Background: A computed fold for a 1539-nucleotide RNA from an uncultured bacterium, annotated as small-subunit ribosomal RNA.
[in-house]
RNA sequence: AGAGUUUGAUCAUGGCUCAGGAUGAACGCUGGCGGCGUGCCUAACACAUGCAAGUCGAACGGAGAUAGAACGCUGUCGAGACUUCGGUCAAAACUUGUUUUAUCUUAGUGGCGGACGGGUGAGUAACGCGUGGAGAACCUGCCUCGUACUGGGGGAUAACAGUUGGAAACGACUGAUAAUACCGCAUAAGCCCACGAGACCGCAUGGUCAUGAGGGAAAAGAUUUAUCGGUACGAGAUGGAUCCGCGUCUGAUUAGCCAGUUGGCGGGGUAACGGCCCACCAAAGCGACGAUCAGUAGCCGGCCUGAGAGGGCGGACGGCCACAUUGGGACUGAGACACGGCCCAAACUCCUACGGGAGGCAGCAGUGGGGGAUAUUGCACAAUGGGGGAAACCCUGAUGCAGCGACGCCGCGUGAGUGAAGAAGUAUUUCGGUAUGUAAAGCUCUAUCAGCAGGGAAGAAAGGCCUCGCAAGAGGAGAUGACGGUACCUGACUAAGAAGCCCCGGCUAACUACGUGCCAGCAGCCGCGGUAAUACGUAGGGGGCAAGCGUUAUCCGGAUUUACUGGGUGUAAAGGGAGCGUAGACGGAAGAUCAAGUCUGAUGUGAAAGCCCGCGGCUCAACUGCGGGACUGCAUUGGAAACUGAUCAUCUGGAGUACAGGAGGGGUAAGCGGAAUUCCUGGUGUAGCGGUGAAAUGCGUAGAUAUCAGGAGGAACACCGGUGGCGAAGGCGGCUUACUGGACUGUAACUGACGUUGAGGCUCGAAAGCGUGGGGAGCAAACAGGAUUAGAUACCCUGGUAGUCCACGCUGUAAACGAUGAAUACUAGGUGUAGGUACGCACAGCGUAUCUGUGCCGCAGCAAACGCAAUAAGUAUUCCACCUGGGGAGUACGUUCGCAAGAAUGAAACUCAAAGGAAUUGACGGGGACCCGCACAAGCGGUGGAGCAUGUGGUUUAAUUCGAAGCAACGCGAAGAACCUUACCAGGCCUUGACAUCCCGAUGACGUACCUGUAAUGGGGUAUUCUCUUCGGAGCAUCGGAGACAGGUGGUGCAUGGUUGUCGUCAGCUCGUGUCGUGAGAUGUUGGGUCAAGUCCCGCAACGAGCGCAACCCUUGUCCAUAGUAGCCAGCAGUAAGAUGGGAACUCUAUGGAGACUGCCGGGGAUAACCCGGAGGAAGGUGGGGAUGACGUCAAAUCAUCAUGCCCCUUACGGCCUGGGCGACACACGUGCUACAAUGGCGCAACAAAGAGAAGCGAGCCCGCGAGGGGGAGCGAACCUCAAAAAUAGCGUCCCAGUUCGGACUGUAGUCUGCAACCCGACUACACGAAGCCGGAAUCGCUAGUAAUCGCAGAUCAGCAUGCUGCGGUGAAUACGUUCCCGGGUCUUGUACACACCGCCCGUCACACCAUGGGAGUUGGAAAUGCCCGAAGCCUGUGACCUAACCGCAAGGAAGGAGCAGUCGAAGGCAGGUCUGAUGACUGGGGUGAAGUCGUAACAAGGUAGCUGUAUCGGAAGGUGCGGCUGGAUCACCUCCUU
Repeated sequence: AGAGUUUGAUCAUGGCUCAGGAUGAACGCUGGCGGCGUGCCUAACACAUGCAAGUCGAACGGAGAUAGAACGCUGUCGAGACUUCGGUCAAAACUUGUUUUAUCUUAGUGGCGGACGGGUGAGUAACGCGUGGAGAACCUGCCUCGUACUGGGGGAUAACAGUUGGAAACGACUGAUAAUACCGCAUAAGCCCACGAGACCGCAUGGUCAUGAGGGAAAAGAUUUAUCGGUACGAGAUGGAUCCGCGUCUGAUUAGCCAGUUGGCGGGGUAACGGCCCACCAAAGCGACGAUCAGUAGCCGGCCUGAGAGGGCGGACGGCCACAUUGGGACUGAGACACGGCCCAAACUCCUACGGGAGGCAGCAGUGGGGGAUAUUGCACAAUGGGGGAAACCCUGAUGCAGCGACGCCGCGUGAGUGAAGAAGUAUUUCGGUAUGUAAAGCUCUAUCAGCAGGGAAGAAAGGCCUCGCAAGAGGAGAUGACGGUACCUGACUAAGAAGCCCCGGCUAACUACGUGCCAGCAGCCGCGGUAAUACGUAGGGGGCAAGCGUUAUCCGGAUUUACUGGGUGUAAAGGGAGCGUAGACGGAAGAUCAAGUCUGAUGUGAAAGCCCGCGGCUCAACUGCGGGACUGCAUUGGAAACUGAUCAUCUGGAGUACAGGAGGGGUAAGCGGAAUUCCUGGUGUAGCGGUGAAAUGCGUAGAUAUCAGGAGGAACACCGGUGGCGAAGGCGGCUUACUGGACUGUAACUGACGUUGAGGCUCGAAAGCGUGGGGAGCAAACAGGAUUAGAUACCCUGGUAGUCCACGCUGUAAACGAUGAAUACUAGGUGUAGGUACGCACAGCGUAUCUGUGCCGCAGCAAACGCAAUAAGUAUUCCACCUGGGGAGUACGUUCGCAAGAAUGAAACUCAAAGGAAUUGACGGGGACCCGCACAAGCGGUGGAGCAUGUGGUUUAAUUCGAAGCAACGCGAAGAACCUUACCAGGCCUUGACAUCCCGAUGACGUACCUGUAAUGGGGUAUUCUCUUCGGAGCAUCGGAGACAGGUGGUGCAUGGUUGUCGUCAGCUCGUGUCGUGAGAUGUUGGGUCAAGUCCCGCAACGAGCGCAACCCUUGUCCAUAGUAGCCAGCAGUAAGAUGGGAACUCUAUGGAGACUGCCGGGGAUAACCCGGAGGAAGGUGGGGAUGACGUCAAAUCAUCAUGCCCCUUACGGCCUGGGCGACACACGUGCUACAAUGGCGCAACAAAGAGAAGCGAGCCCGCGAGGGGGAGCGAACCUCAAAAAUAGCGUCCCAGUUCGGACUGUAGUCUGCAACCCGACUACACGAAGCCGGAAUCGCUAGUAAUCGCAGAUCAGCAUGCUGCGGUGAAUACGUUCCCGGGUCUUGUACACACCGCCCGUCACACCAUGGGAGUUGGAAAUGCCCGAAGCCUGUGACCUAACCGCAAGGAAGGAGCAGUCGAAGGCAGGUCUGAUGACUGGGGUGAAGUCGUAACAAGGUAGCUGUAUCGGAAGGUGCGGCUGGAUCACCUCCUU
């Protein structure tokens, strides 16, 4: 950075598609390791279970546990002492109780924290967010600093005890008690309230400072004595609330919205301003710079993409906001209207004893569900951070870690070196090879990762404790790790464990084989697949990426395809039908001031992370730390003054006014005129008129048409008349008058930028159409009739109504077009025309200059091209309108307008890969011009009718083998089917085969002859019998055997070669170089002449060349030379006879030459080419004929001549044999023969050419009526034979008949060929004697030795031509001419064709499917409105009920509360509407679909030019009327332009 795709090709327009990057991804296949990240995008769906917010005993009273002490008692035991030995005293220990000490636990009161942290994105289009500001309108617990205090009292209450209710949750009552709980009092530095007076300041309300007097409000203690608290005030910090400027998606098919709404005054309320709330007053406020409404959406830092500008996104991380099942509400508090608090309502779930209760994972895990889809009911508080505490410490699903997932990014590995017998295998093959491929194996080496073993971190040193110090602080000792025996290091060990996925037709890197056969399938676009698929499937090979690879989805890019950067609008999509003009946008010259835009400096901000640069840390990287940059922005402020802007005062050039002129179908109204059509009346007049391609309907003897005179009425205005005039457009045409608009020229007096454009708006606006009322001659939708036609709802004809005309009103559209918006300026010329002015001249006029219109040609420039070109589509500026693929569709719905018709505005679903423009080459045209051809015409003879022959179709058949199919198949392949041929059918038989090569064995043969046997091949038997040799053998032949193979007239001529036909013996088809064009292409090759010819000449941006034409070749026509046998015979001899001698003259033969070239003359032409005429000549303008066939077309013909790829058959689709068939026969067609007769038939009698001949031609002679037979001379042929030529001539006969024409068919008897003539040969003789008397529509050949007519020969061939190929004999007629038919050539034109008119293509109908509109309705959702009800709760009122603290001696008071009432108030109910979704019998059109039906509308003049607005009619395309357009061919006139 581009590429593919519209076409036969081209350029441009234009859409679709691809290559890139990205992702919270998903799916398919696959999967070794690690690091760092990341993981419900869907149901803000419902949640089991566990955990996620507690802590403080140094606030308090209790309770409990443990240990100890003291004291007392009871009991046990009882050291020891005394003893009267009965007993007494009695320590210690144990037990129990009380008090107390220490340690620990903690339900309750109390304090702090549960407003942080964590989650989610439902709502929200908003001061919600971002950014920058403001406060003279605010609050702030804990923290820091400062100042001042911490005095003295009181009354309760939980826990607890008792009683009691309840299933439970949870209470109720009585009694007692504590506090840092609660309440008074004192004190008040400072604070608060209202008032007074002063100074300073501010944009306003007002603020600050100091001050006077009055009123008011505080506190709490704990303790280990280190401290920690408490109260008031001030300041700070932090956090929060509020207000403002700017920015922040889509829809106008949402245009008006709003009632506390907008403002004021006064109150209330709040931390604070404020309609935040209330009463009263006013009627404002917002909106095209988009209000309101609807839809969608958390916003940002940033992320993705992009060169950038932009576009898309807002997951993780960070900031803000909102929410916590849904809705409402407040309480507490520094902070909430509170995720793990409370109350109420609703839904849902759970418990229940049915009375009543409990709950809220959008915290972390986890479950169900939804979904294409998203993880563990893990470990730990070790670190960081948070809450509480004086602290130890406790709590912390924040957090740190681990687990799962290739979900992403990054890194590593799956080995390295050597190794050619280029192994094996596999694939392919032209069978030689080639590829896989140094790849493997083998040898040598290494060890990252994984596995094993050993070692083994950092993250952790604070706090606390101890020591020192007044303190700040310093020092010291010890403890603490979830991750984790992890990272990391080391050792041994083995290449051992570790590669897939996609693609290979083009885009796009990478090709072969097989299978399949429009099937199966592929496909991002174009498109592949119908028997040779690089496109499907598989394999081999290759390409790409790689632990991933592909696909799908989405976004940006490419897409300059919404264009700010950076597009367009004549014909591709696109200029409004036209004007006036509002808002807006833009705006002349010189000067001054300001500083809004603009430029510049400074300051603040633009959080961090991210991005970029540099340096560092993990081995590197990803990741991350530090520093810098950037953050293009906003705000404040200093400055500048050129430009834009604003203000002031000027100017005249833009614009306008005035004055003077002339031009004009400009408009409106009234009047007037003549020609013509029609009608009426009268006259003349008689049989037709009219109409058409031809007719008919129609009119007319009741007198038409024609003609004359008179009259009526309506509409339109010939000539002039002109790419001439006027108008904004639509449009405007007889003449006159009235009124009236605009433009132009001249003058330069006046105003002084007054201008341009113009969204909305207003006005005008052809034709058709509508309404009301007139009018109505002609014309004429509809309609009727007649024609045409297959039909004809048309074209043509005869009629004919709306309408066309007028007045008034409506409609508001057209190809309303120059398919070209308006305005201004600039940019070579030439030439017409209209209007005006000036100047000059030799003045009925001409020239020059200039302004305004209107045309043509043309340069630069532009444009895809066509073309435009001072009247731009050029160069610039300003403003408006419009476009963004085709169809659906200018349709639907909605809205506005309209009486209606309808107009304006104006989508989507769905569908296609194109649709469209300009130009090019062809082809085609019921387009044009020119030319040619037996193409027509002029002629001659045929075919089509008959019989027969032959070929074909059809039918039949066991088979009637196959092919050929308009011309260009059909007497064609077939130059010759009785068997053979033969490919077909029936039957019988063979299986390495009838034929070729190779191998093995046997034999010496094979073969020939004979016998047998069969329908026949096949089969069986007998006889005979190789060559060479170095003597080893070899060769050859046959037989037998095995397999490779043979064989196939089986398929495909649409796989092919070769050959052929045809256009067409038509004159064309191309190339090189140059030039032109962006290009396809053009030029040359066109043009003027000429020719049979692209033949030649001339001209020309062409100059040359090739294949074709012509010529060269053969033959024929004249002459010459040479030669003279088998040919010839003039003269000589001679014969029956050129038989012979001889001759070489002639004919002839066969060799070589000559000759004809427009060479000569005249005329025409351009002095050319050439044409016409003439001379000479055997021949005259290529003399006649032949051979010769350009580039190409028809997928033309042939696989059955031959060759051949692939497929198919292989005891048969091969091979052999016998018989049959190819010869059939209701019929149809082609090509021929013979005829129909007198130009003839029959009988008698002449003259050729060219050929053929040895398994041959076969003479004379004999036999037979004859076919022929016998016989055999001659001849391999200028010698002999076939061989007789026939028509013709002459003579005779027949006499117009189905005949003396014609000969089919048939009978009998024969001949010949052949193994054999039954199916199925030819010929002969006799007899029989059919149709047919010249042929409908139609159609063929031929232009001179031709047609016509006559015979002869040859190939094939045993035999078998009416066919075919040749040969000669006799021998015409006609051609004015190119209008027409057919074919062809050249030029030109149109085209929607390119498979090329046998093209393309339109609409209805029928069928299937799809989406969609309407639809009686039905059913959801959303947001409002009105009314009803009115929970909780705040507020207000009340206070008859209740109450500890304060006052009072008391009564009572103050104060408070329940209760009650009221305003507000969610959910709910009712009601009528709005918006929106789904669905609906039926119905409308639309789209798509394979070969359906009917017509033929369009493209060529498309056969009636087309298109168009409107009206009307019709199965349908469509037709017709009126008006418009050229985006119509052709011809002609006029006019104009160029040379």